This is a predicted structure of a 475-nucleotide part of an RNA (small-subunit ribosomal RNA, 3' major domain) from Oryza meyeriana var. granulata.
Model confidence (mean pLDDT): 84 of 100.
The RNAcentral record of the full RNA draws on SILVA.
The organism belongs to Oryza meyeriana, within Eukaryota.
Context: one part of a larger RNA
């Protein structure tokens, strides 16, 4: 100087408390461990692995296994020979491939050749999702959006070092202020960026409002509103009072759409964990080279006594069923979204208007409201499981997709010890959309709006963190 202490002081955080909802019990989905297997490819393992890499494993993907094949190779460059390349048919085969036959001559040209492509040959070499993340780059997680981490000059100490950065206040903040052998500066904090909330100006098409009509109309008119884009304004403790050291600031009020960082996002200092990744990529070294490389078919990654994590659906009357009625935002669409009409109980089929989208389509928002029924029961609850008939995508749904209808109707009566999220348009609850994608195992992930709470006395305690100080036989 650090680190540590079941040492001390000060302070903060959904850390506790006060509340609300969950997990842990049930069924299912999904990931992991274990076991099994020819293979169940590999990685991730307290927080910070486990709906994670994977924004989508039937084939492909795919790296694994079995079998069938290839050896200059699926891919690159260089050399030689030959043939334009492409194409068609047959045999064999699970396919990859192997064999046979036919047709056919392009571009360019100095008529030698050349370019591109295919086949054959010899070597240099290719290739490796093989090993090492404890050889590495890059990227990332984490403490933590915590307030810290340093430097120059000066001063001080024999030196390691110290000071500054400590102290009194204050802040979300090493934020600011006062003091001080320190004076300054840098990386962080904040601000500058984006979204939302108010207004002004401007611009009006496909949007808005009128008009005629109530079926239509790419008609016509308007720019006040809404909305959409752009540019500005606005919030700064600016004003008033109190308090504070006449400071920094704090408290209350007024005005205001918004008040003390207005709300949210992006933004992550120096370091720690030999943290993670050689399977994104790159790369040293080692290893394989008729195989640890490459092609193909089938299987596996989907197994199942069990254990754990993350979720979905429930256990009902604040509810379930049926009928009627209302209100969004944000997205996506041409190999696409697909209206309308029609057939089907339905999934879906036929038809194919419109839209390269403020125009048209996905599209029905759902919780909600009104009416009616059920009357506390394993039920008109819950929907697992199973049987049968079907539909769609796709070469192909057996292993192993999704969806419909009919039948079946399991566990579950609010969950032990324990544990978790959340402070406001939040939790809870209700639907909608997107990416990936032929289809989909999505209940996941990422967004969007609707309805909309309770509680916060406080910092004794648990956990984590910051500053000062103290002890130490630790470095």
């Nucleotide at each position: 100087u650090g680190a540590c202490g079941g040492g001390g002081g000060c302070c903060c955080g959904c850390a506790c408390u006060a509340g609300c909802g969950g997990u842990g019990g049930a069924g299912c989905a999904u990931g992991u461990g274990g076991u099994u297997u020819a293979a169940u490819u590999c990685g991730a393992u307290g927080c910070a692995a486990a709906g994670c890499g994977a924004a989508g494993a039937a084939c492909c993907u795919u790296a694994c296994c079995a079998g069938g094949g290839c050896u200059u190779g699926a891919c690159a460059u260089g050399c030689c020979g030959c043939g334009a390349a492409u194409c068609c048919u047959c045999u064999u085969g699970a396919a990859a491939g192997a064999g046979a036959g036919g047709g056919g001559u392009g571009c360019c040209c100095u008529c030698g050749a050349g370019a591109a492509c295919a086949c054959g040959g010899a070597c240099a070499c290719a290739g490796g999702u093989g090993g090492u993340g404890c050889a590495u780059g890059g990227c990332u997680g984490u403490c933590g959006u915590c307030a810290g981490c340093c430097c120059g000059u000066g001063c001080u100490g024999u030196a390691a070092g110290g000071u500054g950065u400590u102290g009194g206040g204050u802040u979300a903040a090493g934020u600011c202020u006062c003091g001080c052998a320190a004076c300054g500066a840098g990386c962080g904090c904040a601000a500058c960026c984006c979204u939302c909330g108010u207004g002004u100006u401007u611009a009006g098409u496909u949007g808005c409002c009128a008009c005629u009509a109530u079926g239509a109309g790419u008609u016509u008119g308007g720019a006040a509103c809404c909305c959409u884009g752009a540019a500005c304004a606005g919030a700064c403790c600016a004003c008033u009072g109190g308090u504070g050291u006449u400071a920094a600031g704090c408290c209350a009020g007024a005005g205001g759409a918004a008040g003390g960082a207005g709300a949210g996002g992006a933004u992550g200092a120096g370091g720690c964990c030999a943290a993670g990744u050689c399977a994104u990529c790159a790369u040293g070294c080692c290893c394989c080279u008729u195989a640890u490389g490459c092609c193909c078919u089938g299987g596996g990654c989907g197994a199942c006594a069990c254990a754990c994590g993350u979720g979905c659906u429930a256990c009902a009357a604040u509810g379930g069923g049926c009928g009627g009625g209302a209100c969004a935002a944000a997205g996506g669409g041409u190999u696409a979204c697909g209206a309308u009409c029609u057939c089907a109980c339905g999934a879906g089929g036929g038809u194919g208007a419109g839209c390269u989208a403020a125009c048209u389509c996905c599209a029905a928002a759902a919780a909600c409201c009104c009416g009616u029924u059920c009357u506390c029961a394993g039920u008109u609850u819950a929907g697992a499981u199973u049987g049968c008939c079907g539909g769609c995508u796709g070469c192909a749904a057996c292993u192993c997709a999704c969806c419909u209808g009919c039948a079946u109707g399991a566990a579950g009566c609010a969950a032990g010890a324990a544990u978790u999220g959340c402070u406001a348009g939040u939790a809870a609850u209700c639907g909608c959309c997107g990416g990936u994608c032929a289809g989909c195992c999505a209940u996941a992930c990422g967004g969007c709006a609707g309805u909309g709470a309770a509680u916060c006395c406080g910092u004794u305690c648990c956990c984590g963190g910051g500053c000062c100080u103290u002890g130490u036989a630790c470095a």